[in-house]
RNA sequence: GGGGAUAUAGCUCAGUUGGUAGAGCGCUUCAAUGGCAUUGAAGAGGUCAGGGGUUCGACUCCCCUUAUCUCCA
Numbered sequence: 001g002g003g004g005a006u007a008u009a010g011c012u013c014a015g016u017u018g019g020u021a022g023a024g025c026g027c028u029u030c031a032a033u034g035g036c037a038u039u040g041a042a043g044a045g046g047u048c049a050g051g052g053g054u055u056c057g058a059c060u061c062c063c064c065u066u067a068u069c070u071c072c073a
Base pairs, nucleotide, nucleotide: 001072002071003070004069005068006067007066010025011024012023013022019056027043028042029041030040031039032038049065050064051063052062053061
């Protein structure tokens, strides 16, 4: 220098033909228990890496950029 993959909640990850963003763990509150653990219920938490484009509508399609990993030279 060229090719490919990944980037979504604090962490690990889902999210298909483009149509309201989710799970587990963690966190907060409440209940059960004398207390802890545990279980159950409820809740908070997201500029979907950044910018632009297409579209009535984009995590999803197109272009550029950034970071990490990988292959070739």
Predicted 3D model of a 73-nucleotide RNA (transfer RNA) from a Kiritimatiellia bacterium. The sequence was found in a public genome assembly. Its Rfam family is "tRNA". From the family's description: Transfer RNA (tRNA) molecules are approximately 80 nucleotides in length. Its family is annotated with triplet codon-amino acid adaptor activity in the Gene Ontology. The coordinates come from a structure-prediction model, not an experiment, and the mean pLDDT is 81.